[in-house]
Context: one part of a larger RNA
């Protein structure tokens, strides 16, 4: 540097939003930088190739030609790409009407359920746990019942093979503020566009500061079993934490294990949001999430208009296993740690 990969073999950054680059629709008209063609200069010698020549051959020397794949300048041509200038509307975008939805933040409101403590009532001796037990509650009245208070937290049924949402994620009901996509006529803008190294910004769940808050639930602890031990799995009990506000961490099998973006390429058959037609039966059409499947595609498995299919652009990665999601070093963090990422050494 070429090149061949990346659903499961090693291999798509977690997810977006974006400046530098890269790339970029239709039609004129100019330019002549990329392109080509032609000329001249240049491109030291040595070395190189071809032909010859000298030392008996060779090697080695030494003439000649070509090569020296390049650089400069000047003429020429204009199909492609680039630059200038107009013009367009199909790309991408405003606006206008409309429905869908667990998108998002704040309020405020409910009910089953637990529970505890608390109050009282009834009642009397166990109860609770297991394979069995035992720690453990209980006569200072427990377990049970039944009535009112108090409290956290999480929303049963509707529930789906559904629906938002970039992705994490998102579900009791209400307001009240916002985001986004689809749909369906149209009228404007006139290529405003796709990617994106750096970089911001968002990111489960633990886990960390600081204030609250704890109803169950249960890391760490105790403590009773079991068992050869049992630093476990089974029981009893139990703090952090699990919540709430603000501030860090920035990782997950962060998973369709499949980057984003666009074009083509049979087709059945469900759902879920609009839209047009039809008296109905169905029918056509967008846009979303499923199942099956045919060309093509795979090592196979499978994938198949939601591609892993046929092309395009632009980013990310990978190159044999361990050693190593490791050391150092720089960077980020309060701290756990994170992030870059080796070597020897080994097979």
């Nucleotide at each position: 540097c070429u090149g061949g990969g990346c659903g499961u073999a090693a291999a798509g950054c977690g997810a977006a939003c974006g400046c530098a680059g890269g790339c970029g629709g239709a039609c004129c008209u100019u330019u002549a930088a990329g392109u080509a063609g032609g000329a001249a200069g240049u491109g030291a010698a040595a070395g190189g190739u071809u032909g010859g020549a000298g030392c008996u051959c060779a090697a080695c020397u030494c003439c000649a030609a070509c090569a020296c794949u390049g650089c400069u300048c000047c003429c020429u041509a204009u199909a492609c790409u680039g630059g200038a200038g107009g013009u367009c509307u199909u790309g991408a975008g405003u606006g206008c009407c409309g429905g869908a939805g667990a998108g998002g933040a704040a309020g405020a409101c409910g009910g089953a359920a637990c529970a505890a403590g608390c109050a009282c009532g009834u009642g009397u001796a166990g109860c609770g746990g297991u394979g069995a037990a035992a720690u453990g509650c209980g006569u200072u009245g427990a377990u049970a019942u039944g009535u009112g208070u108090u409290g956290g937290a999480a929303c049963a049924c509707c529930a789906a093979u559904g629906g938002c949402g970039a992705a994490a994620g998102c579900a009791g009901u209400u307001u009240u503020c916002u985001g986004g996509a689809c749909g369906g006529a149209u009228a404007c803008u006139g290529a405003c566009g796709c990617u994106c190294a750096g970089g911001u910004u968002c990111g489960a769940a633990a886990g960390c500061c600081a204030a609250g808050g704890u109803a169950g639930c249960a890391a760490a602890c105790a403590g009773g079993a079991u068992u050869a031990g049992a630093u476990a799995c089974c029981c009893u009990g139990g703090u952090a934490g699990u919540c709430u506000u603000g501030g860090c961490c920035u990782u997950a099998a962060a998973c369709g294990a499949u980057g984003u973006u666009c074009a083509c390429u049979a087709g059945g058959u469900g759902u879920u949001g609009g839209g047009g037609g039809g008296u109905a039966a169905c029918c056509c059409u967008c846009g979303g999430u499923g199942c099956c499947g045919c060309a093509g595609c795979u090592a196979a498995c499978g994938c198949a208009u939601u591609a892993a299919g046929u092309g395009a652009a632009c980013c990310g990665c990978c190159u044999g296993g361990g050693g190593a999601c490791u050391a150092c070093g720089g960077c980020c963090g309060c701290a756990a740690g994170g992030u870059u990422g080796a070597a020897a050494c080994u097979c």
This is a predicted structure of a 347-nucleotide part of an RNA (small-subunit ribosomal RNA, central domain) from an uncultured bacterium. The full RNA is in RNAcentral, with records from SILVA. Its mean pLDDT, the model's own confidence on a scale to 100, is 87. It matches the Rfam family "Bacterial small subunit ribosomal RNA".